Molecule: transfer RNA
Organism: Candidatus Peregrinibacteria bacterium Greene0416_19
RNA sequence: GCCGCCCUAGCUCAGAGGUAGAGCACCUCCAUGGUAAGGAGGGGGUCACGGGUUCAAUUCCCGUGGGCGGCU
Numbered sequence: 001g002c003c004g005c006c007c008u009a010g011c012u013c014a015g016a017g018g019u020a021g022a023g024c025a026c027c028u029c030c031a032u033g034g035u036a037a038g039g040a041g042g043g044g045g046u047c048a049c050g051g052g053u054u055c056a057a058u059u060c061c062c063g064u065g066g067g068c069g070g071c072u
Base pairs, nucleotide, nucleotide: 001071002070003069004068005067006066007065010024011023012022013021018055026042027041028040029039030038048064049063050062051061052060
């Protein structure tokens, strides 16, 4: 330098046009003599950034940035 893949909650990841979910973690409560495990509820997201397409974009297209891999 060229090619491909990835970027979504604190962490690991779903979701692939109709305004976002799970597990773990966190908070409250139940329970216990107490702790852990367990049960119930709750909070937390400019979906990397900027444009384009569309009535509508996390989702499709282009660019930029970051990460990983391959080729030279």